[in-house]
RNA sequence: GCAGAAGGCGAGGCAAUCGCUGGUUGGCGGUGGUGCUUUGGCAUCAGUUGUCGACUGGAGGAAAGUCCGGGCUCCGCAGGACAGGAUGGUCGAUAACGUCGACCGGCCGCGAGGUUAGGGAAAGUGCAGCAGAAAGCAAACCGCCGAACGAUUCACUUCGGUGGAUGCGUGGCAAGGGUGAAACGGUGUGGUAAGAGCACACCAGCGGCUAAGGUGACUUAGUCGGCUUGGUAAACCCCAUCCGGAGCUAGACCAAACAGGGUGCAGAAGUUGUCCGCUUCGCAAUGACACUCGGGUAGGUCGCGAUUGAGGCGACGAGCAAUCGUCGUGCACAGAUAAAUGGUUGCCAUCGAAGUGCUUGUCAUUUCGAGACAGAACCCGGCUUACAAGCCUUCUGCUGUU
RNA sequence: GCCCCCAUAGCUCAGAGGAUAGAGCGGUUGCUUCCUAAGCUGCGUCUGCGCAGGUUCGAAUCCUGCUGGGGGUG
Numbered sequence: 001g002c003a004g005a006a007g008g009c010g011a012g013g014c015a016a017u018c019g020c021u022g023g024u025u026g027g028c029g030g031u032g033g034u035g036c037u038u039u040g041g042c043a044u045c046a047g048u049u050g051u052c053g054a055c056u057g058g059a060g061g062a063a064a065g066u067c068c069g070g071g072c073u074c075c076g077c078a079g080g081a082c083a084g085g086a087u088g089g090u091c092g093a094u095a096a097c098g099u100c101g102a103c104c105g106g107c108c109g110c111g112a113g114g115u116u117a118g119g120g121a122a123a124g125u126g127c128a129g130c131a132g133a134a135a136g137c138a139a140a141c142c143g144c145c146g147a148a149c150g151a152u153u154c155a156c157u158u159c160g161g162u163g164g165a166u167g168c169g170u171g172g173c174a175a176g177g178g179u180g181a182a183a184c185g186g187u188g189u190g191g192u193a194a195g196a197g198c199a200c201a202c203c204a205g206c207g208g209c210u211a212a213g214g215u216g217a218c219u220u221a222g223u224c225g226g227c228u229u230g231g232u233a234a235a236c237c238c239c240a241u242c243c244g245g246a247g248c249u250a251g252a253c254c255a256a257a258c259a260g261g262g263u264g265c266a267g268a269a270g271u272u273g274u275c276c277g278c279u280u281c282g283c284a285a286u287g288a289c290a291c292u293c294g295g296g297u298a299g300g301u302c303g304c305g306a307u308u309g310a311g312g313c314g315a316c317g318a319g320c321a322a323u324c325g326u327c328g329u330g331c332a333c334a335g336a337u338a339a340a341u342g343g344u345u346g347c348c349a350u351c352g353a354a355g356u357g358c359u360u361g362u363c364a365u366u367u368c369g370a371g372a373c374a375g376a377a378c379c380c381g382g383c384u385u386a387c388a389a390g391c392c393u394u395c396u397g398c399u400g401u402u
Numbered sequence: 403g404c405c406c407c408c409a410u411a412g413c414u415c416a417g418a419g420g421a422u423a424g425a426g427c428g429g430u431u432g433c434u435u436c437c438u439a440a441g442c443u444g445c446g447u448c449u450g451c452g453c454a455g456g457u458u459c460g461a462a463u464c465c466u467g468c469u470g471g472g473g474g475u476g
Base pairs, nucleotide, nucleotide: 001398002397003396004395005394006393007392008391009390012348013347014346015345016344017343018342020058021057022056023055024054025053026052027051028050029049030048031047032045033044034043035042036041060373064384065383067382068381069380070379071378072247073246074245075244084243085242086241087240088239089103090102091101092100093099104118105116106115107114108113119238120237124236125235126232127231136184141177142176143173144172145171148170149169150168151166152165153164154163155162156161185203186202187201188200189199190198204228206225207224208223209222210221211220212219213218251302252301253300254299260293261292262291263290264289270286271285272284273283274282311331312329313328314327315326316325317324318323350370351369352368353367354366355365356364357363358361403475404474405473406472407471408470409469412427413426414425415424420459428448429445430444432442433441452468453467454466455465456464
């Protein structure tokens, strides 16, 4: 210098001005209670509301997706099981997790590193198109085999047979060819009619045992065994572990209007019904108004924001690390509800482009331009996804120069 | 807040581990007609499995994460 690997920072700053929203506080006005009163008001208190000020707080690293886990709340609950769901190497971290850390094994990369749903296929049931002889249990298309039995044929013959040839049949084989993602270990030697773990040697793999190291996954070494027992569980399934259900519209409190119950008015009048009809009496019903009751709708308050929380920061200590422990610390007010946290201007900073200057630089200066993703809604821990300009650290490979 | 479903050709859909991924409608070439419609005929290279990873020998199909759309319920 080129090509890469891993990780981090950052989310511009200051001022002016115009707004939005929460809190505290002050003035003025409205409303209500109490007291005084000459009935005009005055004083005082409390809440609420309007308005005008003052001071002060006001989004994120992901506030997002709502994918996991927990807190919190209500309901349920003798214990257990089934069903259903989730997870799946080991050890650790944690409130918990499907998260995180370290390590082990597999795969990828020359390497820094990356990646891994990584229990069980020797419980059972499935699945594997096309090709191919054959696709899970052995099977034989081409091929190989004249050792055995038969057939055909040749030669010889003492006519009883004997010796050859032909893979035609009964058969034997799986070395080679060919198919496939995958074909029941590989190489060599022996062996054989031809062959074959058939035998042996070495190698690979599987399983058992022993020893050493490690908490463990596992690693290394030795030995024995049958000689090899394929793939797929992100197919059903089996094993182990975990999970009671629902969610802040959880849930708690206050509480209009309308309707309903009760009491008063009220032993009234009126109206209606009833005693065959009419009248009277009796009885029953009807309820304007006032008070009151319960449930609880609209609506409001709390839950709801540091006020004690798995909080932040700093120091020390433990640990490879995730993380944990102790101590210190006035470090700490977002809290809306159709939903505030914004707009404009100026200056500065960063970067880029073009130009100018001379001191030719990691310089100064001018002009223009650029700056994202996105926005709390009960709260935390993670994961995932989005993200502009720009900057930094560590490491690897190659090449060049000294 | 909680939960569910869908995405395949221009449109509507089938396909559920082995395909050159199909069907209808539409589009379009040609024939017929004076012209059009209807009819007949050919064409799916008329650029199709939402995107990215993974499992598998093999993925539209199974799994995970995203993207977009639709629905239920309080």
Two RNAs folded together computationally: RNase P RNA and transfer RNA, 476 nucleotides in total. It holds a member of the Rfam family "Bacterial RNase P class A". Rfam links the family to the GO terms dimeric ribonuclease P complex, tRNA processing and ribonuclease P activity. Its mean pLDDT, the model's own confidence on a scale to 100, is 75.